[in-house]
RNA sequence: AAAAGGCAAACCCGCCGCGAGACGGGGACGCAAAGCCCAAGGACCUCUCGGCAGAGAGGCAGCCGGGUUACCGAA
Numbered sequence: 001a002a003a004a005g006g007c008a009a010a011c012c013c014g015c016c017g018c019g020a021g022a023c024g025g026g027g028a029c030g031c032a033a034a035g036c037c038c039a040a041g042g043a044c045c046u047c048u049c050g051g052c053a054g055a056g057a058g059g060c061a062g063c064c065g066g067g068u069u070a071c072c073g074a075a
Stems, first nucleotide, its partner, number of pairs: 006031002011026004016021001029062001035068004041064002044059006
C1' cells in the first nucleotide's frame, strides 16, 4: 500500500446537570490506537466566594502528553 473490519466530530432529538458537560438514538468531520487506564504532567472550559489578589468545587482524554493492550503485512 491493499484487504477485513472498528470508532464516531459538528449538528438534530430525548434525558440528566446551575453550568462546562455526560448518557441514549440519529448522523459522519475525521481517526492506525479517535481501544483501555491516568485529571496528583501541561493547556483549555464551568460554578461558588471575593473590590482586587486569590481560594474552593467541578468538566474535558477526538488539545498535547504518560502507561498499557492490539488487526493486516510490501518492508